[in-house]
């Protein structure tokens, strides 16, 4: 350069047109324990990479750009 796959809370990741955007780890309280762990329970934490376009509505779909992994040359 060229195909192809991916970017969603701190970290991993689900989900691929409306419904509250999943889940676990991690993070705070709170039980429990002499006390830390574990375990139990509650909550904070997301412009859903970027502009744009298509719809009555986009995280989902479509163009372009970054970027990141594979392959090929």
């Nucleotide at each position: 350069g060229g195909g192809c796959c991916g970017g969603u809370g701190g970290u991993c990741u689900a989900g691929g047109g409306g419904u509250u955007a999943u889940g676990a780890c991690g993070c705070u309280c709170c039980c429990c324990u002499g006390a830390c762990g574990c375990g139990g329970g509650a909550g904070a934490g997301g412009u859903c990479c970027c502009a744009g376009g298509u719809u009555c509505g986009a995280u989902u779909c479509c163009u372009g750009g970054c970027c990141g992994g594979c392959c090929c040359a």